[in-house]
RNA sequence: AUGGAGAGUUUGAUCCUGGCUCAGGAUGAACGCUGGCGGCGUGCCUAAAACAUGCAAGUCGUGCGGCAGCAUGCCCUUCGGGGUGAUGGCGAGCGGCGGACGGCUGAGUAACACGUGGGAAUCUGCCCCGAAGUGAGGGAUAACUGCUCGAAAGAGUAGCUAAUACCGCAUAUGGUCUACGGAUUAAAGCUUCGGCGCUUCGGGAAGAGCCCGCGUAAGAUUAGAUAGUUGGUGAGGUAAUGGCUCACCAAGUCGACGAUCUUUAACUGGUUUGAGAGGAUGAUCAGUCAGACUGGAACUGAGACACGGUCCAGACUCCUACGGGAGGCAGCAGUUAGGAAUAUUCCACAAUGGGGGCAACCCUGAUGGAGCAACGCCGCGUGGAGGAUGAAGGCCUUCGGGUUGUAAACUUCUUUUCUAUGCGAAGAAUAUGACGGUAACAUAGGAAUAAGGGUCUGCUAACUACGUGCCAGCAGCCGCGGUCAUACGUAGGACCCAAGCGUUAUCCGGAUUGACUGGGCGUAAAGAGUUGCGUAGGUGGUUUGUUAAGCGAAUAGUGAAAUCUUGUGGCUCAACCAUGAGGCUAUUAUUCGAACUGGCAAACUCGAGAAUGGUAGAGGUAUCUGGAAUUCCCAGUGUAGGAGUGAAAUCCGUAGAUAUUGGGAGGAACACCGAUGGCGUAGGCAGGAUACUGGACCAUUUCUGACACUGAGGCACGAAAGCGUGGGGAGCGAACCGGAUUAGAUACCCGGGUAGUCCACGCCGUAAACUAUGGAUGCUAGCUGUAUGCCGUAUCGACCCGGUGUGUAGCGAAGCUAACGCGUUAAGCAUCCCGCCUGGGGAGUACGAACGCAAGUUUAAAACUCAAAGGAAUUGACGGGGACCCGCACAAGCGGUGGAGCGUGUUGUUUAAUUCGAUGGUAAGCGAAGAACCUUACCAGGGCUUGACAUCCUGGGAAUUACUGCGAAAGCAGUGAGUGCCUUCGGGAACCCAGUGACAGGUGUUGCAUGGCCGUCUUCAGCUCGUGUCGUGAGAUGUUGGGUUAAGUCCCGCAACGAGCGCAACCCUUAUGGUUAGUUGGAUUUUUCUAGCCAGACUGCCCCGGCAACGGGGAGGAAGGAGGGGAUGAUGUCAGGUCAGUAUUACCCUUAUGCCCUGGGCAACAAACGCGCUACAAUGGCCGGUACAAUGGGCAGCCAAGUCGCGAGACGGAGCAAAUCCCAUCAAAGCCGGUCCCAGUUCGGAUUGCAGGCUGAAACUCGCCUGCAUGAAGUUGGAAUCGCUAGUAAUCGCAGAUCAGCAUGCUGCGGUGAAUACGUUCCCGGGUCUUGUACACACCGCCCGUCAAACCACGAAAGUCACCAACACCCGAAGUCUGACUCUUAAGUCGGCCUAAGGUGGGGGGGAUGAUUGGGGUUAAGUCGUAACAAGGUAUCCGUAGCGGAAGCUGCGGAUGGAUUACCUCCUUU
Repeated sequence: AUGGAGAGUUUGAUCCUGGCUCAGGAUGAACGCUGGCGGCGUGCCUAAAACAUGCAAGUCGUGCGGCAGCAUGCCCUUCGGGGUGAUGGCGAGCGGCGGACGGCUGAGUAACACGUGGGAAUCUGCCCCGAAGUGAGGGAUAACUGCUCGAAAGAGUAGCUAAUACCGCAUAUGGUCUACGGAUUAAAGCUUCGGCGCUUCGGGAAGAGCCCGCGUAAGAUUAGAUAGUUGGUGAGGUAAUGGCUCACCAAGUCGACGAUCUUUAACUGGUUUGAGAGGAUGAUCAGUCAGACUGGAACUGAGACACGGUCCAGACUCCUACGGGAGGCAGCAGUUAGGAAUAUUCCACAAUGGGGGCAACCCUGAUGGAGCAACGCCGCGUGGAGGAUGAAGGCCUUCGGGUUGUAAACUUCUUUUCUAUGCGAAGAAUAUGACGGUAACAUAGGAAUAAGGGUCUGCUAACUACGUGCCAGCAGCCGCGGUCAUACGUAGGACCCAAGCGUUAUCCGGAUUGACUGGGCGUAAAGAGUUGCGUAGGUGGUUUGUUAAGCGAAUAGUGAAAUCUUGUGGCUCAACCAUGAGGCUAUUAUUCGAACUGGCAAACUCGAGAAUGGUAGAGGUAUCUGGAAUUCCCAGUGUAGGAGUGAAAUCCGUAGAUAUUGGGAGGAACACCGAUGGCGUAGGCAGGAUACUGGACCAUUUCUGACACUGAGGCACGAAAGCGUGGGGAGCGAACCGGAUUAGAUACCCGGGUAGUCCACGCCGUAAACUAUGGAUGCUAGCUGUAUGCCGUAUCGACCCGGUGUGUAGCGAAGCUAACGCGUUAAGCAUCCCGCCUGGGGAGUACGAACGCAAGUUUAAAACUCAAAGGAAUUGACGGGGACCCGCACAAGCGGUGGAGCGUGUUGUUUAAUUCGAUGGUAAGCGAAGAACCUUACCAGGGCUUGACAUCCUGGGAAUUACUGCGAAAGCAGUGAGUGCCUUCGGGAACCCAGUGACAGGUGUUGCAUGGCCGUCUUCAGCUCGUGUCGUGAGAUGUUGGGUUAAGUCCCGCAACGAGCGCAACCCUUAUGGUUAGUUGGAUUUUUCUAGCCAGACUGCCCCGGCAACGGGGAGGAAGGAGGGGAUGAUGUCAGGUCAGUAUUACCCUUAUGCCCUGGGCAACAAACGCGCUACAAUGGCCGGUACAAUGGGCAGCCAAGUCGCGAGACGGAGCAAAUCCCAUCAAAGCCGGUCCCAGUUCGGAUUGCAGGCUGAAACUCGCCUGCAUGAAGUUGGAAUCGCUAGUAAUCGCAGAUCAGCAUGCUGCGGUGAAUACGUUCCCGGGUCUUGUACACACCGCCCGUCAAACCACGAAAGUCACCAACACCCGAAGUCUGACUCUUAAGUCGGCCUAAGGUGGGGGGGAUGAUUGGGGUUAAGUCGUAACAAGGUAUCCGUAGCGGAAGCUGCGGAUGGAUUACCUCCUUU
């Protein structure tokens, strides 16, 4: 010393900047749900709106005259009453004191109003102290009585009367005035005899008035204000100073330290929040001020310009006999209105206090109390203990259980509270108690009378089920909800508070988000375009002395009480209250100190300046002058083109261009030198010469002696464009006119071309006016270049070398930074001064003002809207960015497709149905390895309903099987045959029938709920991890670099070292050889073949290159550098495909979306597309002959020989479950011979007719094959496009799966067997590195503006409306003051000054509204374009001007916050 917490939200992720939001506390609160008690507080924040009714200020008879009413006494009485102030007392009246306090409210007021501290020129009733007095008189007047007027309020008149009412006289301690002679000035009595009063003076206490220092809101889009204004003299006035008022004189006074004006506001102690500093606030309580229906005014009084007094004016309300009157709740209650909202028309003067009174006492809505309100704070309770089978019920469930939950029930205990009864305070001093039969206490009864609200995605404590399905809704922020929602609604459960709990509103906090404590300005918002001159202001070198303003200390005063902190005490505790102490952070006075700052005085030289001598320079202004080039004119030579572009055209040229030669004219700009070179404050400055002129630097250390730094306002300068006047005009060139491009092209490109660009003078005053970096001073490692001085060394001199200044560049220590980066030229460490910033948009806009000829510039908001906007860096992705590499990617070739006919698949259309899925690459001879029925999921019709299929239960029956009827069948109905196995004799097992309900079933939906599987990038070379290191971090490094490879393959280097999944290898097959075995085949040895094992190939060997990895060549070898082929597919991408293969969540159907059957459909046919087959022919067709394979398959099968048929095929039946038999002589192309002779043919075979065959219950829809006949299109295929690099393409046939039957498809097999690759510029795809990015759903991205629509706020606007303050003039109430008159006074009348209200007028100010109009903002799917982000496809942006539907384009100047490539120069490292 007691005191300081953060979180969510911008991104794919990160750091920062920055706003928004939340958690806390508070309230005079309100609203929603709920509500047991008590104590203490609090309660119209809105209409200073209007108020019915009652009350809130009276009292005194001991001041007075009196006696209306009441009572008493007495008297009279007609018994109704009357008289009598005599007594108690007392209405009204005279008089005194009090109504200036108390109570209420906060409209006004930005001010000496308040706070605080001082001051002098004042007053004061009641109270206190002291001194001195209180004598003797006078005239009225109200009440009252009479009369009169009036509706009333009230008034008038005549007469009477008293006083502590009023007035002289006397006295004068004292007071006042004074010319110091003097003048003047008071009183009141009453009494019960105790006393209470009265007058004068002095003093006190307390109160009041006045003055001053300091403090106390916002706006400069309010900069000038002021004529009684500022001062003086004199007078008046006041209690008192004073322009407070007046006369005269002077011309002052206030203001950037914010006057004046406008807006807002009572101020304070305090309250609330905060760690504090601060911020916000000014209810209750307390101090001050102000107000009392609005405005003005005075009277009385000690005190008022007076809340419950007066006068006047105004508005409003009420009464009225219409003539005239009355009123003022911002007192207490209460009413109406307004409002989200704020109480009883209560009790009492018992206490405290106030007024009056000698007193008793009276009055007191002050006050004390009660009532209402959870409005707040505090306290208490709604029970305590035991109680497991963890009851029931609820909810959830993996069906086991879990949870509600010791909770309940049940047992036992207690009585705060409650109810009833009894007793009963303190508050009171002698008495007197509204509260109140209240608090407290006692007795009895009995768990009895007493729990809710909010929340449960994160922040933020607390989770499940159901319902809903971007709907309904929630939400403080981010955000939830589109069929599995912890976020909506309900339920169960949980959490947090608790007689309350939430919501809303407001304030502080968090927010260091206005930063004094305690922020920033290169790129996030922010350094003014610039310095020169520099005002005010702020800051300021060294030394001495002095002063004491700042500063420090001590003492004294003030800082009201309450509040606050703390000790103690009192209510049972607490809230609350009492008391003591502290504090109130402030300020004044006095004294002391003298380090620092300031003042004064004196000095100094290092800051600054001057002097002298030099130096460099596109520094400035003016004049003169030079050559090259462009253009034009004249002349010559000369001929058909020139010019221009990506390509063109417009354009120029036969009237002679371009080209070339000579001569001339004119304007503008100055090649080379020339350079991160120079100069200048910045803008800026470039041929040469001259004149004038500014600044800088170096050297000398001669002079002055702090003369300095910064600089609000101010003055000045200030690119380009633009403006005015007058010139000039060669080239270039906005606008404009043509030509192109394009969908369009108001552009980019081309041809022309006006302003302008140039000069002089005058404006404008802005730029990416940038180093996006204000100025000055000091300090903090260096290295290197360059410009220009000086010095040293050296030399004859120059160079070289070294040092030291001033500039200008590059890299870097420390340090700083969010990072990038900066780094002695700081963005480092410090001091001083100025400017500027505070989320994005609206907007540098509107309005206002200033400036300007205009364009416009400067200054500069708000409403509304969003939760972001932004900076730097990271990883990706992308680029009409770059580098490198690869691939049948291109190129080089061969053959196709696209044209024809047919086959097949798809779209579309059609249909009762043409089932469904697949749709760029990655769908389309795909699922489907084979739809006549079946398949089959579709359609029509006929049927079934525990079902065609599974499990369980009940009853019956063995199972099984023959036949009949109806029917298209499914099926329905019926007649028979048949009695098995096990048994504990109950029955059971399998099977069938019937019934019941649980259930079955679904090719119904969702592949965007899923598993599994698959396609694609891609057989591309990539994808990651551990540890370490670097970075605040995301991340990086490793994985990059130099080589090499098919390869992240390997080598070398390296803050990395290792590892994993991929690559490769291991596996299968093939090519060679060996060996073993061998059925079959063969006449047989070799051989071939079959199928096991092994060998072989590893850059192993040689040469060359290379550090190596490796590459090139060669030998040998069947094979050579991965020998060929296959299988094998990393991390991931496409919400890729599949719910119709199967599995599966959820939803849906259940006499149907399930199941069975017959028939039909999937086969349709205007058209389009994909994939194929056959061709168009002579490298061919046809005929005849002839040669050579391999892979495979076969018993419901392959099928031989033989016979029949032209043939498909039939008959036939041998062999074979397979190296044996069969398909299958196994082939075809090939080869040999013949024919055809270029034609729609002896090509081609579609289509169609007839006749047949095969399979199958069944070939009509809708199969295949054969024979005869028919003989279509088609003569090599547009744009475009596909495959293939060797046993490949091309071409030829064979086999198999599926399959009763049905391939031009698919999967395999062999036969014949090419061409080409220079190469990587280009197209496509991919990989690595790098770069830019406003992209991250990642370029199919993002995004701009007009137009159209809806809504919102705002500006302008002819005007309209009310309001505010001031001004000029008119009128002018009451009233103070004043003049005159009537006049003894009193009083009255008439004037004057001032003035409220009112009127007229023109301006000013803010506000509301306004047809229309302008831009702005917001809004899932509107229109037009494509401006920006990549080199964004014309780099972008800034200023300015012109133009255009729009983004925008173009000209001029500027910036880099531009990519890429090349060159030059420089720097660093080696």
A computed fold for a 1470-nucleotide RNA from Saccharimonadales bacterium (SeqCode), annotated as small-subunit ribosomal RNA. The coordinates come from a structure-prediction model, not an experiment, and the mean pLDDT is 84. The RNAcentral record of the sequence draws on ENA. Its Rfam family is "Bacterial small subunit ribosomal RNA".